A computed fold for a 72-nucleotide RNA from Tenacibaculum sp. ZS6-P6, annotated as transfer RNA. Its mean pLDDT, the model's own confidence on a scale to 100, is 81. The RNAcentral record of the sequence draws on ENA. Its Rfam family is "tRNA". About the family: Transfer RNA (tRNA) molecules are approximately 80 nucleotides in length.
[in-house]
RNA sequence: GAUAAGUUAGUUCAGUGGUAGAAUAUUCGGCUCCAACCCGAAUGGACGCAGGUUCGAGCCCUGCACUUAUCU
Numbered sequence: 001g002a003u004a005a006g007u008u009a010g011u012u013c014a015g016u017g018g019u020a021g022a023a024u025a026u027u028c029g030g031c032u033c034c035a036a037c038c039c040g041a042a043u044g045g046a047c048g049c050a051g052g053u054u055c056g057a058g059c060c061c062u063g064c065a066c067u068u069a070u071c072u
Stems, first nucleotide, its partner, number of pairs: 001071007010024004018055001026042005048064005
């Protein structure tokens, strides 16, 4: 330098153009003599950045940044 994949909650990941979710973590409650396990609830995101398309974009298009892999 080229190509490909990826970037969404503290972490690991889903998300087929129409209300952003799960697990885990954290906090609180229940259970227990206490704790763990288990059960319930709450908290936490403008989806890497900037544009474009669309009535409507996490999703489609373009550029940029970063990460990983391959090639040179």